FMN riboswitch aptamer (RFN element) from Longimycelium tulufanense, 129 nucleotides, folded computationally.
Rfam family: FMN riboswitch aptamer (RFN element). Rfam describes the family as follows. The RFN element is a highly conserved domain that is found frequently in the 5'-untranslated regions of prokaryotic mRNAs that encode for flavin mononucleotide (FMN) biosynthesis and transport proteins.
The source organism's lineage runs through Bacteria, Bacillati, Actinomycetes, Pseudonocardiales and Longimycelium.
The sequence was found by an Rfam model in a public genome assembly.
The coordinates come from a structure-prediction model, not an experiment, and the mean pLDDT is 83.
[in-house]
RNA sequence: GUGCGCUCCGGGGCUCGGUGAAAGUCCGAACCGGCGGUGACAGCCCGCGACCCGGCGACCGUACGGUCGCCGGCUGACCCGGUGGAACUCCGGGGCCGACGGUGAAAGUCCGGAUGGGAGGCGGCGCAC
Numbered sequence: 001g002u003g004c005g006c007u008c009c010g011g012g013g014c015u016c017g018g019u020g021a022a023a024g025u026c027c028g029a030a031c032c033g034g035c036g037g038u039g040a041c042a043g044c045c046c047g048c049g050a051c052c053c054g055g056c057g058a059c060c061g062u063a064c065g066g067u068c069g070c071c072g073g074c075u076g077a078c079c080c081g082g083u084g085g086a087a088c089u090c091c092g093g094g095g096c097c098g099a100c101g102g103u104g105a106a107a108g109u110c111c112g113g114a115u116g117g118g119a120g121g122c123g124g125c126g127c128a129c
Base pairs, nucleotide, nucleotide: 001129002128003127004126005125006124007123008121009120015029016028017027018026030109031108032098033097034048035047036046037045043096044095052073053072054071055070056069057068058067059066060065078094079093080092081091082090100112101111102110
């Protein structure tokens, strides 16, 4: 260094005011930004993960269905100016986006699936070459 096994880590955010019987869900302002890559630092450039949908296989189940593995689908949002060798990444300005179920009333920020899963990490340990 490569391969295999085990193991650890691995997501942030409602403060103030208004309306109302009721809102952390609406309105005015506020706040937040996973992982890898990219000539220089990225929520909105490329790709990945999470949610959701489907196929096949294994196991469990009388059945509806559940768990795991592999494969496929779906999957939001940016411009202008400046600096520079190089930036849709920095600086200045103005914008935009955010799964599903729940809820006295509509949720990126509350509660729940989730003490889960997870991209991944010049992580740790062991074995082999």